[in-house]
RNA sequence: AUGAUGAUUGUAGGAGAGACUAAACGACGCGUUUAGCACCGAAGGAGCAAGUCCCAUAAAACCCUUGGGAUUAAUCUCUCAGGUACCAGAUACUACAAUCGGACG
Numbered sequence: 001a002u003g004a005u006g007a008u009u010g011u012a013g014g015a016g017a018g019a020c021u022a023a024a025c026g027a028c029g030c031g032u033u034u035a036g037c038a039c040c041g042a043a044g045g046a047g048c049a050a051g052u053c054c055c056a057u058a059a060a061a062c063c064c065u066u067g068g069g070a071u072u073a074a075u076c077u078c079u080c081a082g083g084u085a086c087c088a089g090a091u092a093c094u095a096c097a098a099u100c101g102g103a104c105g
Base pairs, nucleotide, nucleotide: 006100007099008098009097010096011095012094013093018037020036021035022034023033024032025031026030038084039083040082044080045078046077047076051071052070053069054068055067056066
């Protein structure tokens, strides 16, 4: 001195689904708690495919068959958590900037 993966922060863009019912409290637009029903998937979390590897099996040098195990993805699936007027947001993801870091050269 180049500055990868990654992490943090800021800015911009960015959905979905009951302003649900009952009771209580409160600072009484509304919010919180409890109970209940109906929903959403894009904080987070969980699950799995192909492929790869190992073991065994038929064969028998290997590959190819069959079975078992390990590893393994998501915007898929689940709906634990979270969420369901506006606003906001623990909003995935995208772009830019800054900082940390220091793979590679």
RNAcentral holds the sequence, with entries from Ribocentre. This is a predicted structure of a 105-nucleotide RNA (Glycine riboswitch aptamer) from Brevibacillus parabrevis. Lineage of the source: Bacteria > Bacillati > Bacillota > Bacilli > Brevibacillus. Rfam family: Glycine riboswitch aptamer. Rfam links the family to the GO term glycine biosynthetic process. Its mean pLDDT, the model's own confidence on a scale to 100, is 78.